[in-house]
RNA sequence: AGUCGUUGCACCGGCUUAAAAUAGGUUCUUAAGGUGCAAGCGUUGACCGCCAUUGCGGCGGUCAGGUGAAC
Numbered sequence: 001a002g003u004c005g006u007u008g009c010a011c012c013g014g015c016u017u018a019a020a021a022u023a024g025g026u027u028c029u030u031a032a033g034g035u036g037c038a039a040g041c042g043u044u045g046a047c048c049g050c051c052a053u054u055g056c057g058g059c060g061g062u063c064a065g066g067u068g069a070a071c
Base pairs, nucleotide, nucleotide: 001016002015003014004013005012006039007038008037009036010035011034025071026070027069028068033041043065044064045063046062047061048060049059050058051057
C1' cells in the first nucleotide's frame, strides 16, 4: 500500500494477490455475522401469494426482531 472479517465511517484483527480464518480480550449464551454509531445485506419469527405436491420444500412480499450476561 492492497485486500478480507455483510454495507458506510472509526477501530480491532488477519492475509500478501488469494479471500479465506483457528485472528478479532476471556467464558457462557443466541438464529443473530469482532467492537461503536447508522443501515437492515445475510439471518430468525408470524402472515400472505406463486411454484412443486411423494416431499410442512423453493421463490417473492408484508409486519416484527436486530443476541444477551459476567469478568
Pistol ribozyme, 71 nucleotides, folded computationally. Its Rfam family is "Pistol ribozyme". On this family, see Teplova et al., Angew Chem Int Ed Engl 2020: "Crucial Roles of Two Hydrated Mg(2+) Ions in Reaction Catalysis of the Pistol Ribozyme". The coordinates come from a structure-prediction model, not an experiment, and the mean pLDDT is 84.